The RNA shown here (transfer RNA) has 71 nucleotides and comes from a Kofleriaceae bacterium. The coordinates come from a structure-prediction model, not an experiment, and the mean pLDDT is 81. Its Rfam family is "tRNA". Rfam links the family to the GO term triplet codon-amino acid adaptor activity. It is annotated as a transfer RNA. The same sequence occurs in records of 2 taxa.
RNA sequence: GCACCGGUCGCCAAGUGGCAAGGCACGCGCCUGCAACGCGCGCAACGUGGGUUCGAAUCCCGCCCGGUGCU
Numbered sequence: 001g002c003a004c005c006g007g008u009c010g011c012c013a014a015g016u017g018g019c020a021a022g023g024c025a026c027g028c029g030c031c032u033g034c035a036a037c038g039c040g041c042g043c044a045a046c047g048u049g050g051g052u053u054c055g056a057a058u059c060c061c062g063c064c065c066g067g068u069g070c071u
Stems, first nucleotide, its partner, number of pairs: 001070007010024003018054001026042005047063005
């Protein structure tokens, strides 16, 4: 330099055009003599700038970051 894959709550991780799941963590409550476990509730996220569309995490382009391969 070229090609491909990826970037989503603090961490892991679904989504494939129509109001963004789940697990862990965290907060509150229940339970307990106190904790742990367990149960309930809550919390908070689409790398960035444009474009397409009535509507974009999702499609297109640029850029940034990470990974793999080739030279």